[in-house]
Context: one part of a larger RNA
């Protein structure tokens, strides 16, 4: 001076992005336990206390088992040992409880929950998931693997199977079908497939060249007609208006398929922005609780709450410490000098 490791006045996060690290907590018994809440929970909440030795009882219970019942499995049981808890009591300033063995509270986010995941820099608010809805699919099913045969679905049968989005409960889940998509529609419009001769390796098998073709019939598709949003999607602008001021519940007018409900909002979303007001602290770009002018929330690419859960995210606190003020010291092992 480096790694491990132990201790440390006073102080106690003042370190730091950040209590990282490390302190502290810790078994067990008795006492006592809030908000919520899906009545299960929260809960080991939080708190406080106790833990040495020695004696007594002989209770709970337990071993052993004289004897007795029973066809039997078995059951009852005298006595004897052990005996938790209990009960006295003794000695200490104190009460280890061999070793192992939770810090705790508060207030938000996200995900409902146990679970899965980047094998080797991510464990998450990501993925899965009961549960919700939509769809297709009548059984030789849809769908999937597979030139076929087969197989998988499934030795299932629509309370079954596949595919999509949604993601436990609860309270809900507006408007737009004008484009796309997707169902449905016996009318209409549009609208391909003709013929001849050559050909070769002729059971059959043929892509192209050529030549000639006039109408009418012509199938899906497509156009057209409607339907359909937990289909792909989209859900406005400009000017005036009330007896202070400001603001506009009113009204013009322009476009549009339709012009964003309900709840939520400076939000894991808010550019300006450190908005603005309250709360927390001496002081608070972060956090809580409002407001609303939502640059650019909005309802199954679900909205908005929600007990429990969470090696999650983000703020505050109590306890505790060498993280720090600001260092020291002590043990092991190192580098580092001789040999």
């Nucleotide at each position: 001076c480096c790694c491990c490791u132990g201790c440390u006045a006073a102080g106690g996060a003042a370190c730091u992005c950040g209590g990282c690290a490390a302190a502290a907590u810790g078994a067990c018994c008795c006492c006592g336990u809030a908000c919520c809440u899906u009545c299960g929970g929260a809960a080991g909440a939080a708190g406080g206390g106790g833990u040495g030795c020695c004696c007594c009882g002989g209770c709970a219970g337990g071993g052993u088992g004289a004897g007795g019942g029973g066809a039997g499995a078995c059951c009852c049981g005298a006595g004897c040992c052990c005996g938790a808890g209990g009960g006295g009591g003794c000695c200490g300033c104190a009460g280890u409880g061999a070793a192992a063995g939770g810090g705790c509270c508060c207030a938000a986010g996200c995900g409902a929950c146990u679970g899965u995941u980047u094998a080797c820099c991510a464990a998450a608010a990501a993925c899965a998931c009961a549960g919700g809805u939509c769809u297709c699919u009548g059984c030789g099913a849809a769908g999937c693997c597979g030139a076929a045969a087969g197989g998988c679905g499934a030795g299932g049968u629509a309370u079954a199977g596949g595919g999509g989005c949604u993601g436990a409960c609860a309270c809900c889940u507006g408007c737009c079908c004008g484009g796309u998509g997707c169902u449905g529609g016996a009318a209409g419009g549009u609208u391909a497939a003709g013929g001849g001769g050559a050909g070769g390796g002729c059971u059959g098998c043929a892509a192209g060249g050529u030549c000639c073709g006039a109408a009418c019939c012509g199938a899906a598709g497509c156009c057209c007609c409607a339907g359909u949003g937990a289909a792909c999607g989209g859900c406005g602008g400009c000017c005036g208006u009330a007896a202070c001021u400001a603001u506009a519940a009113c009204g013009g007018u322009c476009c549009u398929a339709a012009g964003g409900u309900a709840g939520c909002g400076a939000a894991a979303u808010u550019c300006c922005u450190u908005g603005u007001c309250g709360g927390g602290u001496a002081a608070g770009u972060u956090c809580c609780g409002a407001c609303c002018c939502g640059c650019a929330c909005g309802a199954a690419a679900g909205g908005u709450g929600u007990a429990a859960c969470g090696a999650c995210u983000u703020g505050g606190g109590c306890g505790c410490u060498g993280u720090c003020u600001c260092g020291g010291c002590a043990g092991g092992g190192g580098a580092c000098c001789c040999g």
Large-subunit ribosomal RNA, domain IV from a Chloroflexota bacterium, 339 nucleotides, folded computationally. Lineage of the source: Bacteria > Bacillati > Chloroflexota. The coordinates come from a structure-prediction model, not an experiment, and the mean pLDDT is 85.